[in-house]
RNA sequence: AAUUGUAAAAGGCAAACUAGCAGCAAUGCUGGGGCGCAAAGCUUCCGGCCCCCCACCACGAGUGGUGAGGGGUAGCGGGGUUGCCAAA
Numbered sequence: 001a002a003u004u005g006u007a008a009a010a011g012g013c014a015a016a017c018u019a020g021c022a023g024c025a026a027u028g029c030u031g032g033g034g035c036g037c038a039a040a041g042c043u044u045c046c047g048g049c050c051c052c053c054c055a056c057c058a059c060g061a062g063u064g065g066u067g068a069g070g071g072g073u074a075g076c077g078g079g080g081u082u083g084c085c086a087a088a
Base pairs, nucleotide, nucleotide: 004086005085012037013036017032018031019030020029021028022027035075041081042080043079045078046077047076048073049072050071051070052069054067055066056065057064058063059062
């Protein structure tokens, strides 16, 4: 330095739920909380999923499907990029 993460240690992040706030919504932010995480750091480039809105189609008439546009999820996966510790 590369690979690797069965060991140790230092430290880190924080699901559900919950209080407040923002948003039409998906969801986000802050506090509590702690299921988990070796990139659960960052990034929507690719695929997936979710929401809003418009058009068209179908029907059992407010639901399903397809397509355009906008948004979200990085704790759905892949890619890119940066990084702590160090046993074998």
Predicted 3D model of an 88-nucleotide RNA (c-di-GMP-I riboswitch aptamer). It was read from a public genome assembly, where an Rfam model found it. The coordinates come from a structure-prediction model, not an experiment, and the mean pLDDT is 87.